[in-house]
Predicted 3D model of a 72-nucleotide RNA (transfer RNA) from Peromyscus maniculatus bairdii. The coordinates come from a structure-prediction model, not an experiment, and the mean pLDDT is 83. Its Rfam family is "tRNA". Rfam classes the family as a transfer RNA. The sequence is in RNAcentral, with records from Rfam.
RNA sequence: GGAGAUGUAGCUCAGUGGUAGAGCGCAUACUUGGCGUGUAUGAGGUCCCGGGUUCGAUCCUCGGCAUCUCCU
Numbered sequence: 001g002g003a004g005a006u007g008u009a010g011c012u013c014a015g016u017g018g019u020a021g022a023g024c025g026c027a028u029a030c031u032u033g034g035c036g037u038g039u040a041u042g043a044g045g046u047c048c049c050g051g052g053u054u055c056g057a058u059c060c061u062c063g064g065c066a067u068c069u070c071c072u
Base pairs, nucleotide, nucleotide: 001071002070003069004068005067006066007065010024011023012022013021018055026042027041028040029039030038048064049063050062051061052060
């Protein structure tokens, strides 16, 4: 220098154009003498950034940024 992949909650990851979810973790309550386990409830997201298409974009498209892989 060229090509490709990935980017979503604190972490690991789902998500099909129609107001975004799970597991683990965290908080509170119950349970326990206490911790853990278990049960219930809850908090936590500008879906990497900026344009475009669309009635509507996490999803399609263009550019950028970051990480990883390959080629030279």